A computed fold for a 493-nucleotide part of an RNA from an uncultured Pseudomonadota bacterium, annotated as large-subunit ribosomal RNA, domain I. It was read from a public genome assembly. It matches the Rfam family "Bacterial large subunit ribosomal RNA". Rfam links the family to the GO terms ribosome and structural constituent of ribosome.
[in-house]
Context: one part of a larger RNA
RNA sequence: GGCAUUUGGUGGAUGCCUUGACACUAGGAGGCGAUGAAGGACGUAGUACGUUGCGAAAAGUCACGGGGAGAUGCGAACAAUCUUUGAUCCGUGAAUAUCCGAAUGGGAAAACCCACAGCAUUAAGCUGUAUUGCACCAUGAAUACAUAGUGGUGUAAAGCGAACGCAGGGAACUGAAACAUCUAAGUACCUGUAGGAAAGGAAAUCAAACGAGACUCCGCUAGUAGUGGCGAGCGAACGCGGAUCAGGUCAGUGAACGUGGAGAUAGAAUUUGAACUAGCUGGGAAGCUAGACCGAAGAGGGUGAAAGUCCCGUAAAAGUAGGAAUGCCAUGUUUCUUGAGUAGGACGGAGCACGAGAAAUUCUGUCUGAAGAUGGGGGGACCACCCUCCAAACCUAAGUACUACCUAGUGAUCGAUAGCGAACAAGUACCGUGAGGGAAAGGUGAAAAGAACCUCGAGUAGAGGAGUGAAAUAGAUCUGAAACCGGAUGCCU
Numbered sequence: 001g002g003c004a005u006u007u008g009g010u011g012g013a014u015g016c017c018u019u020g021a022c023a024c025u026a027g028g029a030g031g032c033g034a035u036g037a038a039g040g041a042c043g044u045a046g047u048a049c050g051u052u053g054c055g056a057a058a059a060g061u062c063a064c065g066g067g068g069a070g071a072u073g074c075g076a077a078c079a080a081u082c083u084u085u086g087a088u089c090c091g092u093g094a095a096u097a098u099c100c101g102a103a104u105g106g107g108a109a110a111a112c113c114c115a116c117a118g119c120a121u122u123a124a125g126c127u128g129u130a131u132u133g134c135a136c137c138a139u140g141a142a143u144a145c146a147u148a149g150u151g152g153u154g155u156a157a158a159g160c161g162a163a164c165g166c167a168g169g170g171a172a173c174u175g176a177a178a179c180a181u182c183u184a185a186g187u188a189c190c191u192g193u194a195g196g197a198a199a200g201g202a203a204a205u206c207a208a209a210c211g212a213g214a215c216u217c218c219g220c221u222a223g224u225a226g227u228g229g230c231g232a233g234c235g236a237a238c239g240c241g242g243a244u245c246a247g248g249u250c251a252g253u254g255a256a257c258g259u260g261g262a263g264a265u266a267g268a269a270u271u272u273g274a275a276c277u278a279g280c281u282g283g284g285a286a287g288c289u290a291g292a293c294c295g296a297a298g299a300g301g302g303u304g305a306a307a308g309u310c311c312c313g314u315a316a317a318a319g320u321a322g323g324a325a326u327g328c329c330a331u332g333u334u335u336c337u338u339g340a341g342u343a344g345g346a347c348g349g350a351g352c353a354c355g356a357g358a359a360a361u362u363c364u365g366u367c368u369g370a371a372g373a374u375g376g377g378g379g380g381a382c383c384a385c386c387c388u389c390c391a392a393a394c395c396u397a398a399g400u401a402c403u404a405c406c407u408a409g410u411g412a413u414c415g416a417u418a419g420c421g422a423a424c425a426a427g428u429a430c431c432g433u434g435a436g437g438g439a440a441a442g443g444u445g446a447a448a449a450g451a452a453c454c455u456c457g458a459g460u461a462g463a464g465g466a467g468u469g470a471a472a473u474a475g476a477u478c479u480g481a482a483a484c485c486g487g488a489u490g491c492c493u
Base pairs, nucleotide, nucleotide: 001492002491003490004489005488006487007486008485009484015478016443017442020414021413022411023410024409025408026407027406028405029403030402031160032159039100040099041098042055043054044053046078047077049075050074051073061094062093063092064091065090066089070082071081072080105114106113107112115129116128117127118126119125131157132156133155134154135153136152137151138150139149164195165193166192167191168190169189175182179229205212206211216243217242218241219240220239226234227233247395248394249393250339254335255334256333257332258331259330260329261328270318271317272316276291277290278289279288280287292309293308294298300312301311302310344368345367346366347365348364349363350362354380375390376389377388378387379386430437431436453465454464455463456462
């Protein structure tokens, strides 16, 4: 030095676990905001920091209801206190609520600076003062009346929010195996604006010689008819089957909105809640053995191993404040007659599955421009006949879309390099001027019983005893693979 066996170190795979995620289901809620939001800054506890809560009345104050023995949030202790004269805690309501932020007295480099007026005052406080729209009042120029302007009062708005909706704008990559019409796509994105849904909506609709009867959504019809450098592609409708169904208004026995009343149901914290013992093994019984019991409860979780009957629960009941929706009754307010610069036409565009095409139907930028129920629109150029409907006014639940948020639950979803980026002080540390980017990091044990005391040592390091424990090679940690590095023993050189 090599090989083998063995024993350690290092390392953190594997196994087991789960506080956290992921995807859904059912129900709720679908908004918050000048009565100052969302989001923050700074404070706030007896004691440093983080986090949670709260706001100079600051881990809290008051009232009522519940509850019944401990409590002063967590990481974590010590001190000092509170509490059966009912604390902590839970629910409902109220008070307080610094500064910034729409931020609104003016300003500003957010959390800061500087004011005015009134009222209180003698300690320094309270209230008001932004803008715009609308309504009303006062005042009031050039300029006589007036108007503009100015001032005041009242009222509303603003800002934030995940997706879903409607509307106004609106790409490119890409595909066409290049590319220009076309496609991607009316998508992404920007803007405006609303609601719990929105939009649409009661035929100037379809149909086809029979008839249907508002709108919305779904399954077919059907990748059909069509459209298309007839390329790539795009792509209906009639009709059928379902979900849900509802019709109203414009001078009225109506409708919409508001207020009041009666009645019904859902409904806060919370409460009651059945039934098992012995022996054995073991550190520990829920395991095994034996004999019982309950069940409107054998869902689930915990307890020193695996519990229907030990604990929390579960089934089933009880209780319940403020206060609903919808429909009903009463009452108040509001609401002025059927639709002309319209239909249609020309030109230019857009939208219809339909790219100008034989191109109807729909919208309209410019220019035109009817009839008026003895009338008018449509039935895919157009004409006739026939059929059908009545535009140019308005409202309308349900079925449909979505889930930031709350409650309950489910999973041939994950189990710490997985699952959200985040199971831990995570959008943290850290990086970047900034927009922005963005981690790693879980596990002692049933219980801290977390190793008193002694020895070595420079020792609050470390080690050896002692002790706890079922176990300490469970000692700051479960298990503890391999790579890698040592020790011991044997053999070979």
The coordinates come from a structure-prediction model, not an experiment, and the mean pLDDT is 83.